[in-house]
Context: one part of a larger RNA
RNA sequence: GGCACCAGGUGGAUGCCUUGGCGCUGGAAGGCGAUGAAAGACGUGGUAGGCUGCGAAAAGCUUCGGGGAGGAGCCAAACAUCCUUUGAGCCGGAGAUGUCUGAAUGGGGAAACCCGGCGGGAGUCAUGUCCCGUCACCGUCAGUUGAAUAAAUAGGCUGACAGGAGCUAACGCGGGGAAGUGAAACAUCUCAGUACCCGCAGGAAAGGAAAUCAAACGAGACGCCCCCAGUAGCGGCGAGCGAACGGGGCAUAGCCCAAACCCCGCACUCAGUUUAUGCAUUGAGCUGUUUGGUUCAGUGUAUAAAGUGAGUGCGGGGGGUUGUAGGGCCGGCAUAAAGGAUCUGUGAUUAGGCAGGAGAAGUAAGCUGGAAAGCUUUGCCAAAGCGGGUGACAGCCCCGUAUCCGAAACCGAAAGCAGCCUGGCCGGUACCUGAGUACCGCGAGGCACGUGAAACCUCGUGGGAAUCCGGGAGGACCAUCUUCCAAGGCUAAGUACUAUCCAGCGACCGAUAGCGAACCAGUACCGUAAGGGAAAGGUGAAAAGAACCCCUGUUAGGGGAGUGAAAAGAACCUGAAACCUGUUGCCU
Numbered sequence: 001g002g003c004a005c006c007a008g009g010u011g012g013a014u015g016c017c018u019u020g021g022c023g024c025u026g027g028a029a030g031g032c033g034a035u036g037a038a039a040g041a042c043g044u045g046g047u048a049g050g051c052u053g054c055g056a057a058a059a060g061c062u063u064c065g066g067g068g069a070g071g072a073g074c075c076a077a078a079c080a081u082c083c084u085u086u087g088a089g090c091c092g093g094a095g096a097u098g099u100c101u102g103a104a105u106g107g108g109g110a111a112a113c114c115c116g117g118c119g120g121g122a123g124u125c126a127u128g129u130c131c132c133g134u135c136a137c138c139g140u141c142a143g144u145u146g147a148a149u150a151a152a153u154a155g156g157c158u159g160a161c162a163g164g165a166g167c168u169a170a171c172g173c174g175g176g177g178a179a180g181u182g183a184a185a186c187a188u189c190u191c192a193g194u195a196c197c198c199g200c201a202g203g204a205a206a207g208g209a210a211a212u213c214a215a216a217c218g219a220g221a222c223g224c225c226c227c228c229a230g231u232a233g234c235g236g237c238g239a240g241c242g243a244a245c246g247g248g249g250c251a252u253a254g255c256c257c258a259a260a261c262c263c264c265g266c267a268c269u270c271a272g273u274u275u276a277u278g279c280a281u282u283g284a285g286c287u288g289u290u291u292g293g294u295u296c297a298g299u300g301u302a303u304a305a306a307g308u309g310a311g312u313g314c315g316g317g318g319g320g321u322u323g324u325a326g327g328g329c330c331g332g333c334a335u336a337a338a339g340g341a342u343c344u345g346u347g348a349u350u351a352g353g354c355a356g357g358a359g360a361a362g363u364a365a366g367c368u369g370g371a372a373a374g375c376u377u378u379g380c381c382a383a384a385g386c387g388g389g390u391g392a393c394a395g396c397c398c399c400g401u402a403u404c405c406g407a408a409a410c411c412g413a414a415a416g417c418a419g420c421c422u423g424g425c426c427g428g429u430a431c432c433u434g435a436g437u438a439c440c441g442c443g444a445g446g447c448a449c450g451u452g453a454a455a456c457c458u459c460g461u462g463g464g465a466a467u468c469c470g471g472g473a474g475g476a477c478c479a480u481c482u483u484c485c486a487a488g489g490c491u492a493a494g495u496a497c498u499a500u501c502c503a504g505c506g507a508c509c510g511a512u513a514g515c516g517a518a519c520c521a522g523u524a525c526c527g528u529a530a531g532g533g534a535a536a537g538g539u540g541a542a543a544a545g546a547a548c549c550c551c552u553g554u555u556a557g558g559g560g561a562g563u564g565a566a567a568a569g570a571a572c573c574u575g576a577a578a579c580c581u582g583u584u585g586c587c588u
Base pairs, nucleotide, nucleotide: 001587002586003585004584006582007581008580009579015573016538017537020509021508022506023505024504025503026502027501028500029498030497031167032166039101040100041099042055043054044053046079047078049075050074051073061095062094063093064092065091066090070083071082072081106115107114108113116135117134118133119132120131121130122129137164138163139161140160141159142158143157144156145155171202172200173199174198175197176196182189186236212219213218223250224249225248226247227246233241234240254490255489256488257434261318262317263316264315265314266313267312268311269310270309271308273306274305275304276303277302278301279300280299281298282297283296284295285294286293287292323468325433326432327431328429329428330427331426332425333424338422339421340420343419344418345417346416352411353410356405357404358403362378363394364377365376366375367374379396380395381385387399388398389397439463440462441461442460443459444458445457446456449475470485471484472483473482474481525532526531545572548560549559550558551557
């Protein structure tokens, strides 16, 4: 030195455990914010480092309920000082306080800092100082003022506003919009209208009551699911992309304008009337006289005002809302069944939510054991034998569970009912029924559909209809036929999602797993920054956490003693292997 056994050390695998995760179900909630959010900084305790709570009224204050004996949160024990049946601590409701930063909003700024104005107050002889309130911008509304420029408008100023702003996991709609990739290269194509950016929301959003489909039969808004079907198609006919009709389900709900017409108001235009004034002119009177002045009546014309009629436009109200066309207007007849999502009332001081309360039956015997819930024997309850705890495995020991009950305050429905609203038939007339629209050319996009025979939908650009004897569609186009009525709007439910709360579940994980994080983790640490990002659980039933003695420089470590069922002894359950040391044997 090697090999083999053994005894240890080191190490932390394995087993067992779980306070933490992961996934899902049902329900709730689906927002918070200038009444200052989310997120933070700094403070705050008798002793106080961190976490938690709270805010200079600072682990708290007031009040109303619950509860009923201990309590002054946790790591974390102790001392001191206190509170508490005059009901504390604790749980819930409402309120008060709430520094500084942050949309941050008096101004500034390198966030948590600096510097102000105005009003009021404390203090001072006075100033400095301190306290409270207030002062950003935009929008809307109101008032006032008011240019170029007459009326007006812009603008200014003032006031009012629980208006806006910022944050937020996913889901939604809209505006923009890639590339890696695939095509075994690559350009059309694909990835994909995905990722990402922006805007706007809502508890859902979007869509939605046929100018839809269908096919010679018919259906009857929209959404979602299962089929149809990887079919028909599209496609460098490559890679790939990929319907619809129809059927079955879930859930159901349909409505309102514009227009014709009627009424009212305002403005403008036209017509005519009246009055007033100016001018012209005719006649008459008075007066003067070189032309004149003045009054009355008439005519013409201009301006102004008033009121009337017609037309046009605008505003308000009524009316009306569709395709076997409907409506208006005119004439005739009739007038209550039924329906309704809004609003009001009721339902409703409700249901329900946010603390809680009651809650059965062995602490029976014996045995083992440190300990009984185990074993043996013998009882009981059960609308309760879900689950957890207790010194091993407990229906009857504890908490609970089934079931029943409960709210001062705060939040708070729905169905239903009523009000209210809607609401008929026949004939005539040809007034209305959404225009730079439909449609067409050119250029694009969307449709499963890549320009194709390419319909349909949407946009850009240039042209540009009809008006019910009208118009669109049925995949070029035309005819016949069928079907629907565009160019205005609203609409629950079924559907999507889960940051958050409550209840529950799992042939999910069990500490290299499960969230990155079971533990003071988005921490330590790294990076200029964007950003990246750990490791780390377990004594015991109970600290009973080893008094006392000895060795020693020692608060290190060890040996006794003691505790305990066991040292499991805190570098603490179990304690594998690598690795290290030692004893013994063999070999060299």